[in-house]
RNA sequence: GCCGAGUUAGCUCAGUGGUAGAGCACGCCCAUGGUAAGGGCGGGGUCAUGAGUUCAAAUCUCAUACUCGGCUCCA
Repeated sequence: GCCGAGUUAGCUCAGUGGUAGAGCACGCCCAUGGUAAGGGCGGGGUCAUGAGUUCAAAUCUCAUACUCGGCUCCA
């Protein structure tokens, strides 16, 4: 330099055009003599950033940033 994948809750990840979700973590409650495990409820999101397409974009297109992987050239 070229190519590809990824970026969504504190963490790990789903969601491929029509209400943003799960598990763990966190808060409260139940339960226990008490703790852990367990059950219930709840809070928490600029869907990396910017633009475009569309009635409608986390989702499609383009650019940029960052992370990871592969390839090539020179020394």
This is a predicted structure of a 75-nucleotide RNA (transfer RNA) from a Candidatus Saccharimonadota bacterium.
The prediction has a mean pLDDT of 81.
The sequence is in RNAcentral, with records from ENA.
Rfam family: tRNA. The family's RNA type in Rfam is transfer RNA.